[in-house]
Context: one part of a larger RNA
């Protein structure tokens, strides 16, 4: 991992609700007793309980009563049949759908492991060092002290046994639930060790680490309380049919739990409320807009007040490129501003369409929501972010499209069909359908990712200037004189800089000079003019499509091939493809209506949690009917039947029980629980 078997809403009591049945103003027995064919039996038993009358705290009264002074008013009653069983269902009390803690408590068992202690034994090769003391000698007044010897001390040294466990390698489903290899440390000591004994669980022991107390230790192990509790996780077994949610509000030691409401379902009831569309009316202060209020904020004028400067600075006063209330003009901003002010939405009346809505009673589930569009808050006008509002989808929705895809677009799957039409989206090939038509655009593979910004890309439109009295471009020629204008300056001559009625002359034209250049001149050039040439040239604005801007990690931003008068883009008209949509044909079911025997008509039939309904199968019991050695059950095969769960027939095997109908009872359905047991 697989296979087989086992494996989870049960049982008792209580009151509630619904259905069915008995009896009914009544209903019913309990314990017990008797009988008996011993059965899920019959009879007796009326104690008790519920109901038939209520009101009041009560006395008490009574179809009334209480309150009250009350013949008032008001409250609760009178004018609805109950009761006893069975079944169904949710709830309560019980383990209460099943499995699962870590823990808590009680009583016991453990110190053969290990910690410490007690008693009594045992062990420590060999080598080294050489304390005190003692002897001799030296030495001293005597000592001290020194030398030699002797001696054999020490939590002394080196190092086996023994003990330990510092490093590293191996081992890691090991040879081993702690070991092996190579090194290491202690090795006469606070040493190691044998045997016997002692200390026990909130207790012991501890050279102290929450360390050890039998491979178990922040409280051992065993049994019991015990099915502890688990707002938590997992699991919870056949089929079909009808309807079908929620992820919100309030409260909660509450936030992943609950309770009530909301939303779902089933039944009953009366009302005709509900919804949509049209129309008529109404309340309102949002979008927008505005500046009349409240604030913010721009420029100018005016200007009280303040500051600076001057003032014999006491004062008067003067002045100011300073600040500035208020006023005027100008142009703005606001969720908590409004002189204004929509659209939607909301309320009401009427009309039409539709069939919901409400109340009561039984049963739920839901309280983590997600994304997308729109208007907002928070955030950074970040997030597949977060919070509400509103609509949709998903959740609980399959199908087609978007290459692929919960939440986007189209569209809501009862079943069957080798029938048809369409939606979104598409029609060169992969791949169903146009290598279709018309008019343009794009040259960038733009299409097939991106901004500010940049640019004689190119199409369309508009405006304006110049031009056959010859424009624009190019070429040829001129581009002069007063003058080197004045000033400045070492120099300043068109061209460092400053100045200016930058003037005047000759001219076809020529600036007191556009740029390069020189130290300054010189030189080149431009403006301007003439000639050659011969038809458009220049500038600006709006707009379509392109270009650059453009660097990232597996392999290139069309799904790919590939595409350029397109297979790109824009506009237009036509045809086709395309879904579980719609239609057609056949079939099934539900609901309503009509018929009441068929049946007919219409609408409907996606679905998680969940509510409701109808069935299938296994086991056993009661009764009936049928079967079996001429072969039961079981097993194997099989092309049959049924809407499903499922059910037959036949053949083989097997060798003794089994089926069907009606009713009943429950150990009543497995694929999941790191399920349990067995097997492979």
């Nucleotide at each position: 991992u697989c296979c087989g078997g086992c494996g989870a809403g049960u049982u008792g009591c209580c009151g509630g609700u619904g259905c069915u049945g008995g009896c009914a103003a009544g209903g019913u027995u309990a314990a017990g007793u008797c009988a008996u064919u011993c059965a899920g039996u019959g009879a007796c038993g009326g104690a008790g309980c519920c109901g038939a009358a209520g009101g009041g705290a009560a006395a008490c009264c009574a179809a009334g009563u209480c309150u009250g002074a009350a013949g008032a008013g008001g409250g609760c009653g009178u004018u609805g049949a109950g009761u006893c069983a069975g079944c169904a269902u949710a709830g309560g009390c019980a383990g209460a759908c099943c499995c699962g803690a870590a823990a808590c408590c009680g009583g016991g068992u453990g110190a053969u492991c290990u910690a410490c202690c007690c008693a009594u034994g045992g062990c420590c090769a060999g080598g080294a060092u050489g304390a005190a003391g003692c002897g001799g000698g030296a030495g001293u007044a005597a000592a001290a002290u020194c030398c030699c010897g002797u001696g054999g001390a020490g939590g002394u040294c080196c190092g086996a046994a023994c003990g330990c466990a510092c490093a590293u390698c191996c081992g890691u489903u090991g040879a081993a639930a702690a070991g092996g290899g190579u090194g290491g440390c202690g090795a006469u000591g606070a040493g190691c060790u044998g045997u016997g004994g002692g200390u026990a669980g909130g207790g012991g022991a501890g050279a102290a680490a929450u360390u050890c107390c039998a491979a178990u230790c922040g409280a051992a192990c065993c049994c019991g309380g015990a099915g502890a509790u688990a707002g938590c996780u997992g699991g919870u077994u056949c089929u079909c049919c009808u309807c079908g949610a929620a992820a919100u509000a309030g409260c909660u030691u509450u936030a992943g739990g609950g309770c009530u409401a909301g939303c779902c379902u089933u039944g009953a009831g009366g009302u005709g409320a509900g919804u949509c569309u049209g129309u008529a009316g109404g309340a309102g202060g949002u979008a927008g807009a505005g500046c009349a209020c409240u604030g913010a904020a721009u420029u100018c004028c005016u200007a009280a007040g303040g500051g600076g400067u001057c003032g014999u600075c006491a004062a008067a006063g003067a002045u100011u490129a300073c600040c500035a209330a208020g006023g005027g003009a100008u142009a703005u901003c606001a969720a908590a501003c409004u002189c204004c002010g929509a659209a939607u939405g909301c309320c009401u009346g009427c009309a039409g369409a539709u069939a919901u809505a409400c109340u009561c009673a039984g049963g739920a589930g839901u309280c983590a929501g997600a994304c997308u569009g729109c208007a907002c808050g928070a955030g950074a006008u970040a997030a597949g972010u977060u919070g509400g509002g509103u609509a949709g989808u998903c959740a609980a929705a399959a199908g087609g499209g978007a290459a692929a895809g919960a939440g986007c677009c189209c569209a809501g799957a009862c079943c069957u069909g080798c029938a048809g039409c369409u939606a979104a989206g598409g029609u060169c090939c992969c791949a169903a359908a146009g290598u279709g038509c018309g008019u343009g655009u794009u040259a960038a593979g733009u299409g097939g990712a991106a901004a500010a910004g940049g640019a004689u890309g190119u199409g369309g439109g508009g405006a304006u200037u110049c031009g056959a009295a010859g424009a624009c471009a190019a070429c040829u020629a001129g581009g002069a004189u007063g003058u080197u204008g004045g000033c400045u300056c070492a120099g300043a001559a068109g061209c460092a800089g400053c100045c200016a009625u930058u003037c005047a002359u000759u001219c076809a034209a020529a600036g007191a000079g556009u740029g390069c250049g020189u130290a300054a001149u010189a030189g080149c050039u431009c403006a301007c003019u003439a000639g050659u040439c011969g038809a458009g040239a220049g500038u600006c604005c709006c707009u379509g499509c392109g270009c650059c801007g453009a660097a990232a990690a597996u392999g290139u931003c069309c799904g790919g091939g590939g595409c350029u008068a397109a297979a790109a883009c824009a506009c237009g008209a036509c045809a086709c493809c395309g879904a579980a949509g719609c239609u057609c044909a056949g079939g099934a079911a539900u609901u309503a209506c009509c018929a009441a025997u068929a049946g007919g008509u219409a609408a409907u039939u996606g679905g998680u949690a969940g509510a409701g309904g109808a069935g299938c199968a296994a086991u056993c019991c009661u009764g009936g009917c049928a079967c079996g050695a001429a072969g039961a059950a079981g097993c194997a095969g099989u092309a049959c039947c049924g809407g499903a769960a499922g059910g037959a027939g036949c053949u083989g095997u097997g060798g003794a029980g089994a089926g069907u109908c009606a009713g009943g009872a429950a150990g009543a359905g497995a694929g999941a629980a790191u399920g349990c047991c067995g097997g492979a």